The RNA shown here (transfer RNA) has 72 nucleotides and comes from a Candidatus Pacearchaeota archaeon. Taxonomically the source falls in Candidatus Pacearchaeota (Archaea, Nanobdellati). Its mean pLDDT, the model's own confidence on a scale to 100, is 83. It matches the Rfam family "tRNA". By type it is a transfer RNA.

[in-house]
Parts: sequence; C1' cells; structure tokens
RNA sequence: GCCUGUGUAGCUCAGCGGCAGAGCAUUUCCCUCGUAAGGAAAAGGUCGCGGGUUCGAUUCCCGCCACAGGCU
Repeated sequence: GCCUGUGUAGCUCAGCGGCAGAGCAUUUCCCUCGUAAGGAAAAGGUCGCGGGUUCGAUUCCCGCCACAGGCU
C1' cells in the first nucleotide's frame, strides 16, 4: 500500500428500511431475623465520525477514523 471483517447501554452482544432491544451490571421496592438467591419496576444510547440515496437509515451507498485478520 491492497483486501476482508468489526464499531449499537458500564460489559457481552442482537437488531438486514418504519417506536433501538436482551442478558449481566447499577438504583429502588417486595420477600427474609439478616445476607445470598428469587420476584417487580426504573434509569442508562449523538447506533464510531461526516456526507449521499429515500417520504423515512442502526440497516443501503461513499469517504474518513479506530481495532482485528489476511496479502504484498
């Protein structure tokens, strides 16, 4: 330098065009003599950055950045 993949909640990851979600973690409550476990609820997101297509983009296209792998 070229090719491919990944980037979404604190962490691990879903979501292949129409309200952004799960598990764990956090907070509150219930339960218990108390703790753990269990149950209920809540909070938490510029969907890596910029642009394009579209009525509408996390999703499709282009560029850039970071990381991982491969080729030379």